[in-house]
Context: one part of a larger RNA
This record gives sequence, structure tokens and C1' cells, in this order.
RNA sequence: UCCUGCUAAGGGAAUUCGGCAAAUUAGUUCUGUGCCUUUGGCAUAAGGAAUCCCUGCGAUUGUGCUCUUUAGAGUGCGAUUACAGGGCGCAGUGACUAGGGGGGCCCGACUGUUUAACAAAAACGUAACUGGCUGCUAGCCUGUGAAGGUGUGUAUAGCCAGUGACGUCUGCCCAGUGCUGGUACUUGAAACUCCUUUUCAAGGGAGAUAAGAGCCAGUAAACGGCGGGAAUAACUAUGAUUCUCUUAAGGUAGCGAAAUGCCUUGCCGUUUUAAUGACGGCCUGCAUGAAAGGCGUAACGAGGUCCCCACUGUCCCUAGUAGGA
Repeated sequence: UCCUGCUAAGGGAAUUCGGCAAAUUAGUUCUGUGCCUUUGGCAUAAGGAAUCCCUGCGAUUGUGCUCUUUAGAGUGCGAUUACAGGGCGCAGUGACUAGGGGGGCCCGACUGUUUAACAAAAACGUAACUGGCUGCUAGCCUGUGAAGGUGUGUAUAGCCAGUGACGUCUGCCCAGUGCUGGUACUUGAAACUCCUUUUCAAGGGAGAUAAGAGCCAGUAAACGGCGGGAAUAACUAUGAUUCUCUUAAGGUAGCGAAAUGCCUUGCCGUUUUAAUGACGGCCUGCAUGAAAGGCGUAACGAGGUCCCCACUGUCCCUAGUAGGA
């Protein structure tokens, strides 16, 4: 010097990216328990008291005996327990064992799963919701095939896809791409039929024709998309309103400097002595937005972030000590 423990006056997060680490708390009994809530919870919420030994006196109860008509009374041996008085220590769950707590916000509903050996999560899954295919010799999957699986199941079923509890909702666009359906007509290969130098071959031409395409519709919880410029109210400002260009339609309800906001440390308020933080507002949304779901949400989380109480060698500021290297 390092590693692993232990202890520190006064202060108490001033440390640090961040209370990381450590400390605090801890069992049981009694008491008491706010907000919120899907009325189940939250909750061991929080907070407070007790806890050992001796003695006394009750209560409940198992069992034996005596009295007694059952009930009950008395008594012996046990179990559990209330109360009171006393005793000792700084300290009685005396060691061990054994939750620190509270609040705001984000994300994900939850229990669950995952990168064996740097990531456990907001990722995956999930119940639930929605769409599509499929009537069984089905559809989907595996196999060149026979065949096999789903399934000895049968639409309350199976498969595929998206969203992801619950509450409340899910706006407009079918022009493009896709899918589905239709189609008098057009196009559309080979085979086929006919024609083609006298015949044959090759070649050429014509006819007819499937799917498909053209064409016509439907479909967005299909892939996706959801504007610009002027003017305008009796201060100013703003613009309910009007005009105009333009689109398939021009972003509705919500939410919003957000896990999304460039400018940006936006502006205002609260929190701090001081805040690029957090929370609450505002909306000027570079580039929010409704199942690539929008917005809320009790409970839950080794998730992320901010604050408060308690607590502490994290620090002021180091020191001592035990064991080991």
C1' cells in the first nucleotide's frame, strides 16, 4: 500500500452522474392507519406502545377424582391467556434470526419470459379486442412422393396477421400499391382448326382461347396518406368570417418543449440561498395523434426520473483496530 471486517467526536449527502456503498428498520402482541381505488386492494400504509425474571389473582380449555338428578361445584396434573405488584441491567425478539419509510411523474396493465458467459428492460409473452383463410378428401405446415402433423379436432374449431388488462374512444381519404369480386367488350401462349409455292418438311398468316392484364366496383383494426396564399371585428392584438390556388382526403377527439420540440437551459408558476433537474401550466407540434392504436388508469415492477423524512465515514477529514496479502 492492497483485501476482508469493526469503531468513530461535531456536522449529516456538503460526496457523487446518481445516497453507489454503508447505516437505519426488522420477529410477535396490542393500538392505529390518510390519499387513491377496478371496492378486491393500497396495508405490515404511516405512526405509537409492549416484550425478561419473581409473586399474586382471574379467564378459557384437555384430562383424572369427589359431591351432585343433567347442569354445576370442589380439587389434582397439563395447555393457552388477561391484569396487578415487585426485581435487575444502558439495553429483555438483549446474541442469531429479522421490511428503512413517504410523495410526484414516465413506461409497461398484472404473475410470467429473454441475450448459457458484459444488456432482465420500457424488449418478448399474456388474457382481451379486431381482421383474414377454412364446411373437412377443409385451411395451414412438413416431405420429390407415398404419407404425416394440426386432430381421432370440426367454425364456441384450426391456422395466419395486427393491437395488447380495464375505462373512454378509435375521425377523414380507395387517387397510388395490395387484396377481393365482377366483366357485354379489348388484349392474351402453346396445343388445336383453317389457309399458304403442285406435294412433304421448315417457315409464314388467320381463327378460337385459360389464367392474367385492360375496364368496372368494393376494401384502411390492408400497405399507407391526412395542404398553401391573402383579407377581415369601433385602440392594439387576435381572427369566429370571406376570397383564392390545390388534393384521393387536407390531422377530428385527445395529448403536447413529451422516452417525440431543432431553435432550447422556450415562457410562466411551484420546489432550492442558488436547479440545463422535477412537477403543474401555456401551445409558436423543426417532425404528436387515434389497434405501427390515442388519452386516462387502481394494483404490480431487482424498470427510468425528481423530491422529502429517518439514517449514516459518501463527504468535511481522516484516524484507530482485527485478520490476511
Molecule: large-subunit ribosomal RNA, domain IV
Organism: Gammaproteobacteria bacterium